This is a predicted structure of a 350-nucleotide part of an RNA (small-subunit ribosomal RNA, central domain) from a metagenome.
[in-house]
Context: one part of a larger RNA
RNA sequence: UUGGGCGUAAAGGGUGCGUAGGCGGUUUUGUAAGUCUUAUGUGAAAUCUAUGGGCUCAACUCAUAGACUGCAUGAGAAACUGCAGGGCUUGAGUGUGGGAGAGGUGAGUGGAAUUUCCGGUGUAGCGGUGAAAUGCGUAGAUAUCGGAAGGAACACCUGUGGCGAAAGCGGCUCACUGGACCACAACUGACGCUGAUGCACGAAAGCUAGGGGAGCAAACAGGAUUAGAUACCCUGGUAGUCCUAGCCCUAAACGAUGACUGCUUGGUGAGACGGGUACCCAAUCCCGCCGUGCCGUAGCUAACGCGUUAAGCAGUCCGCCUGGGGAGUACGGUCGCAAGGCUGAAACUC
Numbered sequence: 001u002u003g004g005g006c007g008u009a010a011a012g013g014g015u016g017c018g019u020a021g022g023c024g025g026u027u028u029u030g031u032a033a034g035u036c037u038u039a040u041g042u043g044a045a046a047u048c049u050a051u052g053g054g055c056u057c058a059a060c061u062c063a064u065a066g067a068c069u070g071c072a073u074g075a076g077a078a079a080c081u082g083c084a085g086g087g088c089u090u091g092a093g094u095g096u097g098g099g100a101g102a103g104g105u106g107a108g109u110g111g112a113a114u115u116u117c118c119g120g121u122g123u124a125g126c127g128g129u130g131a132a133a134u135g136c137g138u139a140g141a142u143a144u145c146g147g148a149a150g151g152a153a154c155a156c157c158u159g160u161g162g163c164g165a166a167a168g169c170g171g172c173u174c175a176c177u178g179g180a181c182c183a184c185a186a187c188u189g190a191c192g193c194u195g196a197u198g199c200a201c202g203a204a205a206g207c208u209a210g211g212g213g214a215g216c217a218a219a220c221a222g223g224a225u226u227a228g229a230u231a232c233c234c235u236g237g238u239a240g241u242c243c244u245a246g247c248c249c250u251a252a253a254c255g256a257u258g259a260c261u262g263c264u265u266g267g268u269g270a271g272a273c274g275g276g277u278a279c280c281c282a283a284u285c286c287c288g289c290c291g292u293g294c295c296g297u298a299g300c301u302a303a304c305g306c307g308u309u310a311a312g313c314a315g316u317c318c319g320c321c322u323g324g325g326g327a328g329u330a331c332g333g334u335c336g337c338a339a340g341g342c343u344g345a346a347a348c349u350c
Stems, first nucleotide, its partner, number of pairs: 004321003007304002012318001014201004021194003025088007033081002035077008048066007091191001092188003095184004103177007110154001115149007125136002162169002206247006215241002220236004258317006266295004271290001273288004299306002323350003332343004
């Protein structure tokens, strides 16, 4: 390479947008590049295959035929692919009318709680643990009442509930703003799918500069525990956690399951929207569509399990895997302020 694979054995890129490329609904006309048929020419010899012959056989060798699966040119076919033109509406998009949502950004604002400070009451303890001690307290703590300041997070509602491409998003109000869904079927008429390189986003930690700092808390200090205890427990406590601007670009970034399309028995929840039955409204009941769970049929799977949200049956495109260790290391390149990221071997060894 062929082939086989990627939920858990090695293997789905963290996620999106999108360039090239690959692939692409339905109908009709033309064309004839691909495709198919046919003719001619060529495809040296040797080699190869078949048959026959010659060396006593064989290897070897001679003859004849085939083959040389190819290329070129001409003629023809028009189903499929391509190309060019015309149409269609189911794919895709637009429009009109709706309701749902922690989707995003900015600004404002609210209450509870912790802490600190001020004042009142009040007196000897408080705190902490398995038990203690460090620590705080007669300079009046803890407790309790009133007041003030400041930062961070938003109890109940809260729900295998909702929204978002993923990361993620939760008090309330306003402004700006993205997407999805439902109904109608008015409009466009294949405008589509995927997507190497690229661009953008990307938890936490970390970095740069300037703010902020209540609580928590790496490092650090002390007290315990212990044979020791650079820990687990306790008392403190600095970076950090928060904001603004700019970097970093990694995660068990997980559904360990790429995106899109079609097809394939069911049952049962809860979410958004629409329609219907009934005496008006309808929370009940029936139906449709979208998203989200559970259980299971066929089928699949090594098993576990998956099972219309497939890991079933098919198709298109991308990414990735090829024994363990060495190693996500070395070297080189590239990105970064750094930390380091991305790309990524071999010797050797089992």
The prediction has a mean pLDDT of 86. The RNAcentral record of the full RNA draws on SILVA.